[in-house]
Context: one part of a larger RNA
RNA sequence: GACGAACGCUGGCGGCGUGCCUAACACAUGCAAGUCGAACGGGACUUGCCCCUUCGGGGACAAGUUUAGUGGCGGACGGGUGAGUAACGCGUGAGCAACCUACCUUUCAGUGGGGGACAACAGUUGGAAACGACUGCUAAUACCGCAUAACACUUAUUUAGGGCAUCUUAAAUAAGUCAAAGAUUUAUUGCUGGAAGAUGGGCUCGCGUCUGAUUAGCUAGUUGGUGGGGUAACGGCCCACCAAGGCGACGAUCAGUAGCCGGACUGAGAGGUUGAACGGCCACAUUGGGACUGAGAUACGGCCCAGACUCCUACGGGAGGCAGCAGUGGGGAAUAUUGGGCAAUGGGGGAAACCCUGACCCAGCAACGCCGCGUGAAGGAAGAAGGCCUUCGGGUUGUAAACUUCCUUUACCAGGGACGAAGGACGUGACGGUACCUGGAGAAAAAGCCACGGCUAACUACGUGCCAGCAGCCGCGGUAAUACGUAGGUGGCAAGCGUUGUCC
Numbered sequence: 001g002a003c004g005a006a007c008g009c010u011g012g013c014g015g016c017g018u019g020c021c022u023a024a025c026a027c028a029u030g031c032a033a034g035u036c037g038a039a040c041g042g043g044a045c046u047u048g049c050c051c052c053u054u055c056g057g058g059g060a061c062a063a064g065u066u067u068a069g070u071g072g073c074g075g076a077c078g079g080g081u082g083a084g085u086a087a088c089g090c091g092u093g094a095g096c097a098a099c100c101u102a103c104c105u106u107u108c109a110g111u112g113g114g115g116g117a118c119a120a121c122a123g124u125u126g127g128a129a130a131c132g133a134c135u136g137c138u139a140a141u142a143c144c145g146c147a148u149a150a151c152a153c154u155u156a157u158u159u160a161g162g163g164c165a166u167c168u169u170a171a172a173u174a175a176g177u178c179a180a181a182g183a184u185u186u187a188u189u190g191c192u193g194g195a196a197g198a199u200g201g202g203c204u205c206g207c208g209u210c211u212g213a214u215u216a217g218c219u220a221g222u223u224g225g226u227g228g229g230g231u232a233a234c235g236g237c238c239c240a241c242c243a244a245g246g247c248g249a250c251g252a253u254c255a256g257u258a259g260c261c262g263g264a265c266u267g268a269g270a271g272g273u274u275g276a277a278c279g280g281c282c283a284c285a286u287u288g289g290g291a292c293u294g295a296g297a298u299a300c301g302g303c304c305c306a307g308a309c310u311c312c313u314a315c316g317g318g319a320g321g322c323a324g325c326a327g328u329g330g331g332g333a334a335u336a337u338u339g340g341g342c343a344a345u346g347g348g349g350g351a352a353a354c355c356c357u358g359a360c361c362c363a364g365c366a367a368c369g370c371c372g373c374g375u376g377a378a379g380g381a382a383g384a385a386g387g388c389c390u391u392c393g394g395g396u397u398g399u400a401a402a403c404u405u406c407c408u409u410u411a412c413c414a415g416g417g418a419c420g421a422a423g424g425a426c427g428u429g430a431c432g433g434u435a436c437c438u439g440g441a442g443a444a445a446a447a448g449c450c451a452c453g454g455c456u457a458a459c460u461a462c463g464u465g466c467c468a469g470c471a472g473c474c475g476c477g478g479u480a481a482u483a484c485g486u487a488g489g490u491g492g493c494a495a496g497c498g499u500u501g502u503c504c
Base pairs, nucleotide, nucleotide: 001503002502003501005500006499007498008497009496012373013372014371015370016369017368018366019365020331025329026328027327029326030325031324034073035072036071039070040069042067043066044065045064046063047062048061050059051058052057080284081283082282089209090208091207092206093205094204095203096202099201100200104197105196106195107194108193109192110191111190112146114144115143121136122135123134124133125132126131152177153176154175155174156173157172158171159170160169161168162167182189183188184187210256211255212254217247218246219245222244223243224242225241226240227239228238229237259281260280261279262278263274264273265272266271286307287306288305289304290303309320310319311318312317337363339362340361341360345359346357347356348355349354376406377405378404379403386397387396388395389394410445412440413439414438415437416436420431448493449492450491451490452489453474454473455472459488460487461486462485463484469476470475
C1' cells in the first nucleotide's frame, strides 16, 4: 500500500459498487420453462338462429371464450457452484485432403396419389395412493407404403489438374438408392431435397502451465502393424490375429496441492502474490453407473438402475433432490429480503394480440469498500467563570466560550415534478410522487477514535510502589514513573479510528 474481511469503541447524509472465503452439510414453504386453437379431434361455457316438444326440455348449425389430450418448437440457452481435474483442462499459435451444425440469410428444384393406427373420449376393471389394465370409436403438420427425382448419396470406368501420403478436385458416362404437409382472414406462411453463407461446436498438434527423489523405475490394449466394427469424424475408441514394443534423470511412475485465463494487488522495474466481483473456457448438479430422445445432452428443476438420507403408506408399494431466487437449521470470527416489476435490455413460444422469464431492471438490510458533503461562518480580551499547573508573581485551556452580525449545504415541512418510452399514431414506468426545482423555519438535528520513553508527531500533575499493569522491537514498574492507571494539556486521523489476520 491492498482486502469479498472480522473484532473493539463510535456513528449525520448522499452516489456508485460489494456482501457464506467455513459444511460440494441437510433442507420446511413459495416462485425460478414454457408456449402455440393460424397443426388436430374432442369437452365445457356464452351468444345467435332453425327444428321437435309430453312445455320439463331435446337436437342441428354458426360465432366467440376456454382448455385435459395428440402434435410442433423450446426445456442442451439463461442462472448456480468450484467438488473433481496437474489434463490438449486452460492460455497461445497452427491444422482437419478426417468432421457436424436446429433456428437464420441467399439460391436451385419440388409439394402427386394412397393406407393403417394410437391418445383424448365411452364402457368395464385393479390399487390406500402413485399409477395402471382390457374392450370399443376417432383426427392431424403424428405414423407408414407408392409415384416423381437430382448439381444429392453409393459403386464402377475414362480424361485433366492438385497434394507429403492415405488420397483429393473438376468434367463425362453407366447402374442403383432416397422426399414432402398442410393451415387460414387468399395474401401469406409452412413442408421436402440440394448448393452456399453465417453462427455454434468436435478432433489433432507445437510451446507454456505448482511442490516433493526421505517417490526411480513405470506399462499388457500396454507400443506398433494387418483386417474389421463403431463414430459426424481421425484414432486401441473397441475387437480378432501378428510383432515386442512404448515412457523415464530434459524427472516417467507415485504422493501432495490446485479449476485455468483476461485480469487484480504490490513494486521504479524485474519480479512476487492472487484468480472475490465483471468477461472467456472447463468441470459438476445427493453419491456411483447407464443409455434414450434430439441438430445439439450422456441432460441442475428429464428417464432407468444401485447406494446413503428424508417423507407418505391400508405394509403390498410409492415420493424427493435449492452448488437457481428468497428463506430455515447447522458449521463459523463472519456475509443480506421467504420484497416490487416485466416499464427497459435480453431470451423461449406465437402470424399477431400476448403468455412465460427470481435472467434482468429496481427497491430493502450492512460504514463492507471507494468517492463527495456536512456537523457552521465572520467579528469578538473584562484574555470572564470553571478546570489543570504553579517558583503563588502567574501560566495554560483560549478567539475557545459568552455576545454581535450572517449563511442554510444535508436532514425536516409544504408546493410543483421528470429523462429513462424505442416502437406509424394512441396507449404503455416497477423504480416513484423518487431525482430535480421552488418556497419555509431555525445554528438549529449531526464527533469520535487512537497515541504522546526511543523508533514516531505529541508532557505535566496525582495515584500505585517489580504490585496492579504495559509491550510491535528495545524495554518500563522495587517511593518523586514524560513507558502502569486517572486528569489536564498536546499530536494524528476523522464518520470513522484502532486491533487482528493475509499478500507485496